[in-house]
RNA sequence: UUCUUAUCACGAGAGGCGGAGGGAAUGGCCCUUUGAAGCCCGGCAACCACUGAUAUUCAGUAAGGUGCUAAAUCCAGCAGACGUAGUUCUGAAAGAUAAGAC
Numbered sequence: 001u002u003c004u005u006a007u008c009a010c011g012a013g014a015g016g017c018g019g020a021g022g023g024a025a026u027g028g029c030c031c032u033u034u035g036a037a038g039c040c041c042g043g044c045a046a047c048c049a050c051u052g053a054u055a056u057u058c059a060g061u062a063a064g065g066u067g068c069u070a071a072a073u074c075c076a077g078c079a080g081a082c083g084u085a086g087u088u089c090u091g092a093a094a095g096a097u098a099a100g101a102c
Base pairs, nucleotide, nucleotide: 002101003100004099005098006097007096008095013041015040016039017038021031022030023029026076027075028074042069043068044067047065048064049061050060051059052058053057073094078091079090080089081088082086
């Protein structure tokens, strides 16, 4: 890098350093000097892990490996549904994360 499976409406600091960008990409729409990214600390969650049980599951724990910590994956795009209407709904695609495989 590619493939498989699962999840993606919940949750998480008025902290320190830093000093202009950030929200994947495109189009929007937003956040940001009332302080962006990044780093540290803190926190959340519970995929792996661990413990127990009535065991393809359920309950619990959080020391360890990851992850996450504005907005639904911020929204849309592609296909479809409907009192042809919307700030609607469903499913893909793309993306993210975990575990596994080559």

SAM riboswitch aptamer (S box leader) from Peribacillus kribbensis DSM 17871, 102 nucleotides, folded computationally.
Its Rfam family is "SAM riboswitch aptamer (S box leader)". Gene Ontology term of the family: regulation of gene expression.
Its mean pLDDT, the model's own confidence on a scale to 100, is 82.
It was read from a public genome assembly, where an Rfam model found it.
Of the family's consensus pairs, 97% are formed in the model.